[in-house]
Context: one part of a larger RNA
């Protein structure tokens, strides 16, 4: 843009992709089977490898807007600059080498192959006529994606002329390059900020006390703090403006 008003949700499933791996092991059972030697099918259990998704509770990793140490300067502090100056820790998030799940169970047609029955050919013969087994493989089943499937599908609500619905606009993030998607817009927890217990860093600053001093030791499991909850304090306007005006 179509789907013959116009929108919001919720669905169906033609059709399409993905996967569908693999060997050890314990039982059965040292049976069947064989003279031994040696050694099964089917069944049944339970771990593994590999491929694959999603997560991050456990173990790392990594964390440049955290917290500590610490050298040089900048007169001192505080706050900078040096590759994040270096270095030792880290929430959160994002990850694998870490968790967890899935590669299961079944049915249908059938292939090579094996048959029953059973003529033409009075025997035979799986095959003409009739009925059957039979594979990791095929079709279903499992996931995903799927009304542009033009047979253009259903189903439910809404709105009938300044409409319903949406857009700009703001406040964001589970989202991101822009855009888009999402959440929120006072009938409000959407981000700041304030509170608070936890996680993190490891004992602030200032006094004060010992010592000549450097510095130590108290006050101090402090002081700072990215993540979470909770509070309308602040910003999401008591504002406005488009889009839409329809049943051949």
């Nucleotide at each position: 843009u179509g789907u013959a008003a116009g929108a919001a949700a919720a669905u169906u499933g033609a059709g399409a992709g993905a996967a569908u791996c693999c060997g050890a092991c314990c039982u059965u059972a040292g049976u069947a089977c064989g003279a031994g030697a040696g050694g099964a099918c089917c069944g049944g259990g339970a771990a593994g490898g590999g491929c694959u998704a999603a997560c991050c509770u456990c173990u790392g990793g990594u964390g440049g807007a955290u917290c500590a140490g610490u050298u040089g300067u900048u007169g001192a502090a505080a706050g900078g600059c040096a590759u994040u100056g270096c270095u030792g820790a880290a929430a959160a998030g994002c990850u694998a080498a870490g968790u967890u799940a899935g590669u299961a169970a079944u049915g249908a047609a059938u292939a090579a192959u094996u048959a029953u029955u059973g003529a033409a050919u009075u025997c035979a013969u799986a095959u003409a006529a009739a009925u059957a087994a039979g594979a990791a493989g095929u079709c279903a089943a499992u996931c995903u994606c799927a009304a542009a499937a033009a047979a253009a599908a259903u189903u439910u609500u809404c709105u009938u002329u300044u409409a319903a619905a949406g857009u700009u606009c703001g406040u964001g993030a589970a989202a991101g390059a822009c855009u888009a998607u999402c959440a929120c817009g006072u009938u409000g927890a959407u981000a700041g900020g304030c509170c608070u217990a936890g996680g993190g860093u490891g004992u602030a600053a200032u006094u004060u006390g010992u010592g000549u001093a450097a510095a130590c030791a108290a006050u101090u499991u402090a002081g700072c703090u990215a993540a979470a909850g909770g509070u309308a304090c602040u910003a999401a306007u008591g504002a406005a403006a488009c889009u839409g005006u329809a049943a051949u």

Overview:
Large-subunit ribosomal RNA, domain VI from Cafeteria roenbergensis, 248 nucleotides, folded computationally. The RNAcentral record of the full RNA draws on Rfam. NCBI's taxonomy places the organism under Eukaryota, Stramenopiles, Opalozoa, Bicosoecida, Cafeteria.